c-di-GMP-I-GGC riboswitch aptamer from a Nitrospirota bacterium, 87 nucleotides, folded computationally.

């Protein structure tokens, strides 16, 4: 410098569940463990999801162009990177 691959060590933690927060998507913590070398970090592009805003409707209800948000364990991009291997 390159690779993320057999082992080992260490780490993270899906579904489900309990408590709390949030209108919601979802988030934080406990239990749990499907998986993961980037399942580490960044909402930059796309996708998906949400709605106290917005729009339609007499209402029930609906829409997703706009606005705001969620998601990094959907894809791409950027940054960093353990052990080990190769040069």
């Nucleotide at each position: 410098u390159u690779c993320c691959g057999a082992a080992a060590a260490g780490g993270u933690a899906a579904a489900c569940u309990c408590u709390g927060g949030g209108u919601a998507a979802c988030c934080a913590g406990g239990g749990g463990g499907c998986a993961c070398a980037a399942a580490a970090c960044c909402a930059c592009g796309g996708a998906u999801c949400c709605u106290a805003u917005u729009c339609c409707u007499u209402a029930c209800g609906g829409a997703g162009a706009a606005a705001g948000g969620a998601c990094a364990g959907c894809c791409g991009g950027g940054u960093u990177g353990c052990c080990g291997a190769a040069g």